Background: Predicted 3D model of a 374-nucleotide RNA (Bacterial RNase P class A) from a Candidatus Krumholzibacteriia bacterium. The RNAcentral record of the sequence draws on ENA. A source record names the gene rnpB. Its mean pLDDT, the model's own confidence on a scale to 100, is 77. Rfam family: Bacterial RNase P class A. The family's RNA type in Rfam is ribozyme. Taxonomically the source falls in Candidatus Krumholzibacteriia (Bacteria, Candidatus Krumholzibacteriota).
[in-house]
RNA sequence: CGAGCAGGCGAGAUGAUCGCGGGCACUCGUGCCCGAGGAAAGUCCGGGCACCGCGGAGCAGGAUGCUGGGUAACGCCCAGUGGAAGCGAUUCCAAGGACAGUGCCACAGAAAACGUACCGCCCAAGACGCCGGGCGACCGGCGGACGGCAAGGGUGAAAAGGUGAGGUAAGAGCUCACCGGGCCGGUGGUGACACCGGCCGCACGGUAAACCCCAUCCGGUGCAAGACCAAAUAGAAGGGAAGAGGACGCUCCGCCUCGUCAUACCCUCGGGUUGGUCGCUAGAGGCGGCCGGUAACGGUCGCCCCAGAUAAAUGAUCAUCCUCUGCCCCUCGCGGGGUGGAGAACAGAACUCGGCUUACGCCCUGCUCGGCGC
Numbered sequence: 001c002g003a004g005c006a007g008g009c010g011a012g013a014u015g016a017u018c019g020c021g022g023g024c025a026c027u028c029g030u031g032c033c034c035g036a037g038g039a040a041a042g043u044c045c046g047g048g049c050a051c052c053g054c055g056g057a058g059c060a061g062g063a064u065g066c067u068g069g070g071u072a073a074c075g076c077c078c079a080g081u082g083g084a085a086g087c088g089a090u091u092c093c094a095a096g097g098a099c100a101g102u103g104c105c106a107c108a109g110a111a112a113a114c115g116u117a118c119c120g121c122c123c124a125a126g127a128c129g130c131c132g133g134g135c136g137a138c139c140g141g142c143g144g145a146c147g148g149c150a151a152g153g154g155u156g157a158a159a160a161g162g163u164g165a166g167g168u169a170a171g172a173g174c175u176c177a178c179c180g181g182g183c184c185g186g187u188g189g190u191g192a193c194a195c196c197g198g199c200c201g202c203a204c205g206g207u208a209a210a211c212c213c214c215a216u217c218c219g220g221u222g223c224a225a226g227a228c229c230a231a232a233u234a235g236a237a238g239g240g241a242a243g244a245g246g247a248c249g250c251u252c253c254g255c256c257u258c259g260u261c262a263u264a265c266c267c268u269c270g271g272g273u274u275g276g277u278c279g280c281u282a283g284a285g286g287c288g289g290c291c292g293g294u295a296a297c298g299g300u301c302g303c304c305c306c307a308g309a310u311a312a313a314u315g316a317u318c319a320u321c322c323u324c325u326g327c328c329c330c331u332c333g334c335g336g337g338g339u340g341g342a343g344a345a346c347a348g349a350a351c352u353c354g355g356c357u358u359a360c361g362c363c364c365u366g367c368u369c370g371g372c373g374c
Base pairs, nucleotide, nucleotide: 001370002369003368004367005366006365007364008363009361012321013320014319015318016317017316018315020035021034022033023032024031025030026029037346041357042356044355045354046353047352048351049222050221051220052219061218062217063216064215065214066080067079068078069077070076081095082093083092084091085090096213097212101211102210103207104206105205118153119152120149121148122147128143129142130141131140132139133138161179162178163177164176165175166174180202181200182199183198184197185196186195187194188193226278227277228276229275237268238267239266240265246261247260248259249258285304286303287302288301289300290299291298292297322343323342324341325340326339327338328337329336330335
């Protein structure tokens, strides 16, 4: 100088006055105390808690997927293994199964999977054609494919193990050495796995963020959960009854008495209004020390209490100091003085906790790596 990783802080601090939300006290209108975040956010994952459901187990559906550990739990965290990137510090990885089955692999290409030959290479055997020889069976030469080969070229994201040597007509794990692969055994490790030795020339690709298979886990709804108290309205149930009005009552009409019914009336029950109270914030809480553990984390001791609103409080002004900065002056310079300005960004609790992800700043600290110079 350039990188990598981990962490801290975050209306700059203190004080005064006024104001707002909550709590406590009393002499009842005063005093004291507390009052946003690292993400309160996205509402993505997992718990607590509440109600509903529930005999058990399974199906369907969903999630996760190397190993070991942590935890209330997790898809989170820690420590490792394997693979990939980087000179390195370090970072990244949905990282089980492709001989359980099914599907797919565009274009190009001969061939995209129980395997092929476009160009190419080769005529050793066999067959065929031509030429020569022989009375003849046949012999010799040449040729190329309806024969042999898969080394080379070419296609593709991917081509049937790779490199070299031998070998051959030309070739080929055909043979050999090394690398790769598979199987077996041993050693180390809790394990993923690593190392070592032996055997097998070893055709049968890729894709599971394709269906699927295997293993593990998962009941649903969320504090507008839910519990309690209850003005009022509608609707409904039970009971009461003095008087009054109405309807009905024994084959016609009227009146009186009596009985029944309904309403009005009273009492009780019931119901539950975006009414009230609780749930509601002391909790898997915070800080510090010690112990165990590489770590995540766990144990123990001590101290502390740190918002609980419901249309939703957390603000304003002033003073001093601090940090940064524009301009001017002094100084060779470091720096000093005067004057003015700024103190922000992302964002704001609403049952709660553990994570993840995303957003963001004037900054600050530590460790590690690489390069250059002394």